[in-house]
About this RNA:
A computed fold for a 528-nucleotide part of an RNA from a metagenome, annotated as small-subunit ribosomal RNA, 5' domain. The prediction has a mean pLDDT of 85.
Context: one part of a larger RNA
RNA sequence: GGAUGAACGCUAGCGGGAGGCUUAAUACAUGCAAGUCGAACGGCAGCAUUAUUAAAUUUAUUUAAUAGAUGGCGAGUGGCGCACGGGUGAGUAACGCGUACACAACCUACCCUUAAGUGGGGUAUAGCUCCGGGAAACUGGGAAUAAUACCGCAUAAUAUUAUAGAAUCGCAUGGUUUUAUAAUUAAAGCUGAGGCGCUUAAGGAUGGGUGUGCGUUCCAUUAGUUAGUUGGUGAGGUAACGGCUCACCAAGGCGGCGAUGGGUAGGGGGCGUGAGAGCGUGGACCCCCACACGGGUACUGAGACACGGACCCGACUCCUACGGGAGGCAGCAGUAAGGAAUAUUGGACAAUGGGCGGAAGCCUGAUCCAGCCAUCCCGCGUGCAGGAUGAAUGCCCUAUGGGUUGUAAACUGCGUUUAUAAGGGAAGAAACCCCCGGACUUGUCUGGGGCUGACGGUACCUUAAGAAUAAGCACCGGCUAACUCCGUGCCAGCAGCCGCGGUAAUACGGAGGGUGCAAGCGUUAUCC
Numbered sequence: 001g002g003a004u005g006a007a008c009g010c011u012a013g014c015g016g017g018a019g020g021c022u023u024a025a026u027a028c029a030u031g032c033a034a035g036u037c038g039a040a041c042g043g044c045a046g047c048a049u050u051a052u053u054a055a056a057u058u059u060a061u062u063u064a065a066u067a068g069a070u071g072g073c074g075a076g077u078g079g080c081g082c083a084c085g086g087g088u089g090a091g092u093a094a095c096g097c098g099u100a101c102a103c104a105a106c107c108u109a110c111c112c113u114u115a116a117g118u119g120g121g122g123u124a125u126a127g128c129u130c131c132g133g134g135a136a137a138c139u140g141g142g143a144a145u146a147a148u149a150c151c152g153c154a155u156a157a158u159a160u161u162a163u164a165g166a167a168u169c170g171c172a173u174g175g176u177u178u179u180a181u182a183a184u185u186a187a188a189g190c191u192g193a194g195g196c197g198c199u200u201a202a203g204g205a206u207g208g209g210u211g212u213g214c215g216u217u218c219c220a221u222u223a224g225u226u227a228g229u230u231g232g233u234g235a236g237g238u239a240a241c242g243g244c245u246c247a248c249c250a251a252g253g254c255g256g257c258g259a260u261g262g263g264u265a266g267g268g269g270g271c272g273u274g275a276g277a278g279c280g281u282g283g284a285c286c287c288c289c290a291c292a293c294g295g296g297u298a299c300u301g302a303g304a305c306a307c308g309g310a311c312c313c314g315a316c317u318c319c320u321a322c323g324g325g326a327g328g329c330a331g332c333a334g335u336a337a338g339g340a341a342u343a344u345u346g347g348a349c350a351a352u353g354g355g356c357g358g359a360a361g362c363c364u365g366a367u368c369c370a371g372c373c374a375u376c377c378c379g380c381g382u383g384c385a386g387g388a389u390g391a392a393u394g395c396c397c398u399a400u401g402g403g404u405u406g407u408a409a410a411c412u413g414c415g416u417u418u419a420u421a422a423g424g425g426a427a428g429a430a431a432c433c434c435c436c437g438g439a440c441u442u443g444u445c446u447g448g449g450g451c452u453g454a455c456g457g458u459a460c461c462u463u464a465a466g467a468a469u470a471a472g473c474a475c476c477g478g479c480u481a482a483c484u485c486c487g488u489g490c491c492a493g494c495a496g497c498c499g500c501g502g503u504a505a506u507a508c509g510g511a512g513g514g515u516g517c518a519a520g521c522g523u524u525a526u527c528c
Stems, first nucleotide, its partner, number of pairs: 001528004006524005013380006019373002021338001026336003030333003035080003040077002043073002047071003050067008087291003096216008106208002111204008119153001121151002129142005159184011189196002217263003224254003229251008266288004270281004293314005316327004344370001346369003352366001353364004383414004394405001396403002420464005428455001433450008472517005477498003483512005493500002
């Protein structure tokens, strides 16, 4: 000199962009953050409509009852989603990450392409109803019922298994293609009749899993370490290879090219600095990993060993009728605590994206916006020009003549950014959907019109009046730009280094003047 997720002191006009618990992975009140589908189902608790009946009267309304008949729909069964998105960096020195390969050892819901199929049956169960238990959380029994829920049967191969061959290729185990025989295995319906689904197989796409080479911090004041340990055979297990697990057998494996142990730490793209080499760093954004009160376990599922799922142990908190129960902000806000220190219990789904749905749509603290903070970067302003009797007063200095503040002011003219007031006022929106057409491949594409904005009456534009609404901070001995007076008298104090201060201190304190930067300026901390 540059830099910062900064803090502190003094000061502070505006706008744009960005950033904002670095400490206690401490504890959490409250609200919200994952639902959706009635075009799978039985139904009808509530709302609305319609119909029928009855009653009342104000004579066209009101009230009541009935009917799932219609729009819809609480709770329930079922499907898909909840494994994404969002947070944090505790753990991890590891195939965790980065990079380059490999899988002849693997999986992949939804999506796309292709081929084939979708026949015929069954009995349960929730909701509802009846009867209970419990303070609650919740829960037991009886009866009856539906489905794209569940279970048989049929059919079936380029699927799986077994046996017997053939061709061809290679990368060691073997791979690919193919023939024959036998056995096994599937499905679900809804419908506005257009479609949407369902099952099997093959391929693709996407996403993942696994293995390997190389790279990846400090300590040798850590030198030996290891018993499923190292290898083999067999079995189990997995989507898959494998001591992954188990039985038996052998005695191996690693290590001065640093094993083992200990400390520290998420890794990378990047970021800061530097001419570079390098050094430091990993906040925001993107990719990967790990975690979800501490620890463990599996279930469901295409996918989890699952942040707002389940079970168990533990710590903590809360409710209780003492019998028993409930909970997990490292989601968004917010609270307490810790700390030098870090924001609103805001608005909207208008856009982008995600889930469900045929769609309308619903949900979305993702996201888009707004609020707070000079925390950073950038931009703008606080006026401009003229004006010397170098006015007067004041402060300061003085050799008492004067000098300086100083073109500064007054005064004259100018323009009005910004602030204030008034008026106008966006882009971000085009789709979906609706209406009217067109094209053909008849369910797709396309033309025109209509609908939709949280931000926001915001940005921006116009007008009005008027210098009007707006400057500080540090420094002035040398390094280092900038000097005098007074006070103090090795005191009080200053200080980054050298060093100042003991009676004329340009170094302390004040004043006048000056220098530097400027809505900031200094100090502290850290890195180069």